[in-house]
RNA sequence: ACGCCAGUGGUCUAAUGGUAUGAUCUGAGCUUCCCAAGCUCAUGGCCCGGGUUCGAUUCCCGGCUGGCGUA
Numbered sequence: 001a002c003g004c005c006a007g008u009g010g011u012c013u014a015a016u017g018g019u020a021u022g023a024u025c026u027g028a029g030c031u032u033c034c035c036a037a038g039c040u041c042a043u044g045g046c047c048c049g050g051g052u053u054c055g056a057u058u059c060c061c062g063g064c065u066g067g068c069g070u071a
Stems, first nucleotide, its partner, number of pairs: 001070007010024003018054001026042005047063005
């Protein structure tokens, strides 16, 4: 330099056009003599910009970051 792949809460992950899922962490509560474990609730997310569409995390273009490959 070129090509391919991937970016989703603090962390990991699903959804692939129609209110973004679950786990974990954190906070509160229940339970217990206390702790641990368990149960309930809450907080928090689609990498950025543009386009297509009634509607975009999803499709298209560009950019950024990371990984892999070729030289």
This is a predicted structure of a 71-nucleotide RNA (transfer RNA) from a Candidatus Woesearchaeota archaeon. The prediction has a mean pLDDT of 80. RNAcentral holds the sequence, with entries from ENA. It matches the Rfam family "tRNA". Rfam classes the family as a transfer RNA. Rfam links the family to the GO term triplet codon-amino acid adaptor activity.